Small-subunit ribosomal RNA from an uncultured prokaryote, 1456 nucleotides, folded computationally. Model confidence (mean pLDDT): 84 of 100.
[in-house]
RNA sequence: GAUGAACGCUAGCGACAGGCCUAACACAUGCAAGUCGAGGGGCAGCAUUUCUAGCUUGCUAGAAGAUGGCGACCGGCGCACGGGUGAGUAACGCGUAUGCAACCUACCUUAUACUGGGGGAUAGCCCAGAGAAAUCUGGAUUAAUACCGCAUAACAAUGUUUUAUCGCAUGGUAAGAUAUUUAAAACUCCGGUGGUAUAAGAUGGGCAUGCGUAGCAUUAGUUAGUUGGUGAGGUAACGGCUCACCAAGACAAUGAUGCUUAGGGGGUCUGAGAGGAUAGUCCCCCACACUGGUACUGAGACACGGACCAGACUCCUACGGGAGGCAGCAGGGAGGAAUAUUGGUCAAUGGAUGCAACCCUGAGCCAGCCAUGCCGCGUGUAGGAUGACUGCCCUAAGGGUUGUAAACUACUUUUGUAUAGGAAGAACAGCAGAUACGUGUAUUUGUGUGACGGUACUGUACGAAUAAGCAUCGGCUAACUCCGUGCCAGCAGCCGCGGUAAUACGGAGGAUGCAGGCGUUAUCCGGAUUUAUUAGGUUUAAAGGGUGCGUAGGCGGGAUUAUAAGUCAGUGGUGAAAUCUUACGGCUCAACCGUAAAACUGCCAUUGAUACUAUUAGACUUGAAACAAUUUGACGUGAGUGGAAUGAGUAGUGUAGCGGUGAAAUGCAUAGAUAUUACUCAGAACACCGAUAGCGAAGGCAGCUCACGAAGAUUGGUUUGACGCUGAUGGACGAAAGCGUGGGUAGCGAACAGGAUUAGAUACCCUGGUAGUCCACGCCGUAAACGAUGAUAACUGGACCUUGGUGUUUACAUCAGAGUCUGAGCGAAAGUAUUAAGUUAUCCACCUGGGGAGUACGUUCGCGAGAAUGAAACUCCAAGGAAUUGACGGGGGCCCGCACAAGCGGUGGAGCAUGUGGUUUAAUUCGAUGAUACGCGAGGAACCUUACCUGGGCUUAAAUGUAGAUUGACAGAUUGGGAAACCAGUCCUUCUUCGGACAAUCUACAAGGUGCUGCAUGGCUGUCGUCAGCUCGUGCCGUGAGGUGUUGGGUUAAGUCCCGCAACGAGCGCAACCCCUAUCUUUAGUUGCCAGCGAGUAAUGUCGGGGACUCUAAAGAAACUGCCUACGCAAGUAGUGAGGAAGGCGGGGACGACGUCAAGUCAUCAAGGCCCUUACGUCCUGGGCCACACACGUGCUACAAUGGUAGAUACAGAGGGAAGCUACCCCGCGAGGGGGAUGCGAAUCUCGAAAGUCCAUCACAGUUCGGAUUGGAGUCUGCAACUCGACUCUAUGAAGCUGGAAUCGAUAGUAAUAGCGCAUCAGCCAUGGCGCGGAGAAUACGUUCCCGGGCCUUGUACACACCGCCCGUCAAGCCAUGGGAGUGGGUUGCACCAGAAGUGGCUAGUCUAACUGUUUACAGGGGACGGUCACCACGGUGUGAUUCAUGACUGGGGUA
Repeated sequence: GAUGAACGCUAGCGACAGGCCUAACACAUGCAAGUCGAGGGGCAGCAUUUCUAGCUUGCUAGAAGAUGGCGACCGGCGCACGGGUGAGUAACGCGUAUGCAACCUACCUUAUACUGGGGGAUAGCCCAGAGAAAUCUGGAUUAAUACCGCAUAACAAUGUUUUAUCGCAUGGUAAGAUAUUUAAAACUCCGGUGGUAUAAGAUGGGCAUGCGUAGCAUUAGUUAGUUGGUGAGGUAACGGCUCACCAAGACAAUGAUGCUUAGGGGGUCUGAGAGGAUAGUCCCCCACACUGGUACUGAGACACGGACCAGACUCCUACGGGAGGCAGCAGGGAGGAAUAUUGGUCAAUGGAUGCAACCCUGAGCCAGCCAUGCCGCGUGUAGGAUGACUGCCCUAAGGGUUGUAAACUACUUUUGUAUAGGAAGAACAGCAGAUACGUGUAUUUGUGUGACGGUACUGUACGAAUAAGCAUCGGCUAACUCCGUGCCAGCAGCCGCGGUAAUACGGAGGAUGCAGGCGUUAUCCGGAUUUAUUAGGUUUAAAGGGUGCGUAGGCGGGAUUAUAAGUCAGUGGUGAAAUCUUACGGCUCAACCGUAAAACUGCCAUUGAUACUAUUAGACUUGAAACAAUUUGACGUGAGUGGAAUGAGUAGUGUAGCGGUGAAAUGCAUAGAUAUUACUCAGAACACCGAUAGCGAAGGCAGCUCACGAAGAUUGGUUUGACGCUGAUGGACGAAAGCGUGGGUAGCGAACAGGAUUAGAUACCCUGGUAGUCCACGCCGUAAACGAUGAUAACUGGACCUUGGUGUUUACAUCAGAGUCUGAGCGAAAGUAUUAAGUUAUCCACCUGGGGAGUACGUUCGCGAGAAUGAAACUCCAAGGAAUUGACGGGGGCCCGCACAAGCGGUGGAGCAUGUGGUUUAAUUCGAUGAUACGCGAGGAACCUUACCUGGGCUUAAAUGUAGAUUGACAGAUUGGGAAACCAGUCCUUCUUCGGACAAUCUACAAGGUGCUGCAUGGCUGUCGUCAGCUCGUGCCGUGAGGUGUUGGGUUAAGUCCCGCAACGAGCGCAACCCCUAUCUUUAGUUGCCAGCGAGUAAUGUCGGGGACUCUAAAGAAACUGCCUACGCAAGUAGUGAGGAAGGCGGGGACGACGUCAAGUCAUCAAGGCCCUUACGUCCUGGGCCACACACGUGCUACAAUGGUAGAUACAGAGGGAAGCUACCCCGCGAGGGGGAUGCGAAUCUCGAAAGUCCAUCACAGUUCGGAUUGGAGUCUGCAACUCGACUCUAUGAAGCUGGAAUCGAUAGUAAUAGCGCAUCAGCCAUGGCGCGGAGAAUACGUUCCCGGGCCUUGUACACACCGCCCGUCAAGCCAUGGGAGUGGGUUGCACCAGAAGUGGCUAGUCUAACUGUUUACAGGGGACGGUCACCACGGUGUGAUUCAUGACUGGGGUA
């Protein structure tokens, strides 16, 4: 785009078309084929007339065929047309083109001739009979255009024959001669009409032929009347059409036969076309008429509304017997998703009959139903912005959209309703007349005829009045938001949407598309170059046969000749009409219809052309082959022969192991192994040469020699003269394994056995070992049989190597092979590239998404194993190729890190502290959970904090702001209730410059939420990781993803730097810039310092002074591989180098690239959405966060002598201090308390070291270690230490004697060790965190390994990226399918039985009007019936084939 459509929602009108696609299923009822009285006998019924009778005087009854007419009957014509359907048919059925010298044709037309004279019957009517009916029987009588003789007759037919002529053949035609045969019907108005014969035409048909016309080869052979001949029969006619005889043919890979499916064409749909699909309506042809068979009649039938028979079914019946055929028009049933009225009319067109009028016509013309389709019309038009209200959406205010839409104003009236008028289609025929003219024909006048239909159309009136839906809105694909839902409900053509912010589901608003329709479903073509003729491919995506030979076939070298088959051109015929196209015209337009043209790309015939192809003829040499010479090789077959190794045997030497492995064991060995020596035997394979080499068609081929055979190359240009190429079917060869028979068997070695390994180990490893491997003969016929690349031929760039031959221009050339690299070209790319995957030509083979499946069934081959050929159902939307970037690897290379190693100290064991899990609980609030949670948020949970629980209160609220109103309070003190909050009461009760301020209460508006979502977010943070990376611009390369740069060679801590380079530059990172620290200088000296000077003290920078020093805190300097040596191109590296306080980043900090983990946090804060609102908000009391069978993390203290205890004594830094630090004095054993002065808002005062050192003691023990736990007594803070604080004294004195598997930290002022300070804080559960300084080690060979990381490279079927992907069994569910004892149907072959109706043959029986004969009631001829034979439908029996369905059980397959 289309449809004979159907379904869903919706629906105003008209015109034109269309309407059982299914059950060729069965049908009630009505109608669909009759007509002619001008053929006939007649006359039942109707009408007229006449007559008769009766009477109710116009009715009844009767008579007359007299008239109009006419049932039934005889006869003629028609019924073979028209109408329906598509079952059958794969066929001369259809289409197209021819032929009939092999034919027929009623009615019609033309021409010629004729139409004479006879005969015998039979329907009807009448009589009689049988039967329920349908119907039938007998008798008598009668007519014809019914039937039968006779006459006449040729230009007819047949036989014989003559002449001429024609044809491709059989043969035909024309003109003659002669013999034989054959016809008729009447009617009449007297004009004719009709009849007969012949010839011709027209029309219609019959037959034959060329070409075209579906699928399956898992259908390969078929055929006995079969193929042909002769003769006969039969037919309208040819013919095996039929029969007899003879011959053995005929068809088939160019697809016979069989099976399945199917009416064919014009056309229709689609397509640019070529094609593909289709065959409804209209037209042509065919076939069929309940199923099967058969003939009759006829011009024509083997006959839809005829006959006979058989069968199935239905109906009637008196049970004896009968009737029927809608695939005609309507219509009912059934089937189905689905398809209409039991209508009107012959007015027109057409048909039958008739002289005609007429009659008949479900053909036809009309109407009815149906949006089934195509076409047309309408549902209003113009104005109208406060852009109205509502709705919907966004929002801070405020906007947007619906939307000129509505309202409102003006206008129009198609359509609608009412009413009035009102067609065309009608031309005829007939009747009456007129004219030409004359019984008739033509023209003309009048009359007459309309189903549709009072329809189309026209006028008038009324009034916007009567009239819009459907689908869609994620992309493809035009059109977007909100709400609801929450992987549910649902959507979906494909991709795919939906798991709490869905433009994809459902609703709404809006929008888009089409519109009396719109969507969905089904089917066809297109897109699809996705079967490729036009117009595809085969190295790796599907696809080259394993390889030669070769048949058919296809294709074929350079010239010449002839022919004209292909080819090309002209002409003629045909290609029905309709359709399509163009032009014009008719319905108001259009659809539709008409007229004309063009077209129908085809077929046939004929004439010509001859380049090409083909055929033909004789020649050619370059293709091909032959010949000669030379030569090559693991080419094949057979025979012989050699040495090394291995194993075995015998003998010797010799002694305890050998062998084997990652390590072992099994095994062998004291009966003497392994090892070694000598001799002997056996089988198999051939080291070195040896190769990137050679040969062969492929498989394949390797010691040496011989014989035979084959092949290639080169040279020559001697011979033939296109002999060639390819190659379906065929046949040959064909690794390994395997099979058969017979040998052989050293080594190796499936199966098997044992030993190991392992969770297991039917494996890998080891020890043995049978088939086999070897030989001969015969099978098998497959391989990643690979160059994953068919054969042949021609042409097209370079460089290098190599094998064989030839040439003496030899460092070269050329021919034939074998290779590597690189161009053009090709290719999706990888790649290929004269050995093409380039450019061409020919032939063969093969492919058409993945799986199912190289499976099933069938067939062929095979001893078998199996091979070859080779599907479908079902299922998925992918499977696949090449390349790219990552990630990953028990891949590789390089490198780094307390990563390992080396060394030190811990954790894991104990007790306690603290955090977590779990459990418990009214609550044990919440969060953090591998590394990257667990002394984490928390840098202070007794109340508060607090978010949790119990109980009690409040509801504009606990706080704040604004506005309004009221009041002068509120607060405070106090009383009562109460656990408190709170409630109730008492007392007291403002300021003022008079404007107001302030406070409280009430009202209104703004609340509040540590409720949810960190997977809606911002911000902040952890981690990879202080790892060295991550990118960009321009250029270049690539179809592209992308690459290059960033890789490479060095170097570095570093993508740090250097060199090179199709790259050149740049950015974020690295480094540096910043801070602290280490040295020095300058400046400045108070509260710091004190060398020198002075004063003073028991003593002290205490004082005067001083700036030298230390220090303080500001500014500078200094370090840069700068210098030297060595190495290096350089960058740089090395050095116990120099110098320097410091040396190669001096040490430390801050600083964290692009990104990853949907990492963490909604409970810091902010913020979207959702949720709660007398509560999930808020206030208060008490409790809880501190629980405790248990498990884990992080710590503290220890287990002791490098120690504990006691005494004495020394040295820091950095911080803190006013509700504070506190000197000093007194009291207390102590925590602490008291005191009164005084110092200090601090370089001034104050808080203050320990380990260390000296001396003493303890002597290895559960201790003078260790300090948990518990009793008693206290101190302090605080409203308050019960749950639940810290500290002190006294008493008590637990576990623990250095810690399993495992695991952590740190490389120098570091680890380890010993103290001090601070934040938070009333106090403190701090052993935590953050800082400070004291004293102060050991070790690093090195990078194999573990972990993590960086760069390059490689493989990949991974890409939520190895915590990936993914294979097979098993279990349960579902689906389709194979096998299967069988079972039930369909179709069909063969053989046999049987044989209705009918036709044909024969006929001795029965009967017999026409003609003939006479012996005139007989005979002949003919006929009918009967009988019989042949053929044959239905039916039956037996046995095969094939197909479908089904089947216990069973096999594999698919699916999540």